Background
The prediction has a mean pLDDT of 80. A computed fold for a 77-nucleotide RNA from a Terriglobia bacterium, annotated as transfer RNA.
RNA sequence: GGGGGUGUAGCUCAGCAGGAUAGAGCAUCGGAUUUCUAAUCCGACGGUCGGGGGUUCGAGUCCCUCCACCCCUGCCA
Numbered sequence: 001g002g003g004g005g006u007g008u009a010g011c012u013c014a015g016c017a018g019g020a021u022a023g024a025g026c027a028u029c030g031g032a033u034u035u036c037u038a039a040u041c042c043g044a045c046g047g048u049c050g051g052g053g054g055u056u057c058g059a060g061u062c063c064c065u066c067c068a069c070c071c072c073u074g075c076c077a
Base pairs, nucleotide, nucleotide: 001073002072003071004070005069006068007067010026011025012024013023019057028044029043030042031041032040050066051065052064053063054062
């Protein structure tokens, strides 16, 4: 240099062929229970969906570009 993959909540990941308010588990916080802790149960908090642009009535999803990380491969020295 060329090709491919990943990027969504603090962490690990869903989101099927674009459709209304983006979800789960864990973690955190509060409460219940318990003599206390743990466990269990209930609730709450938490996201510019990597950045920008475009298409569309409508984009996490499609297109372009850039960035970060990972994998394969080539050239020079």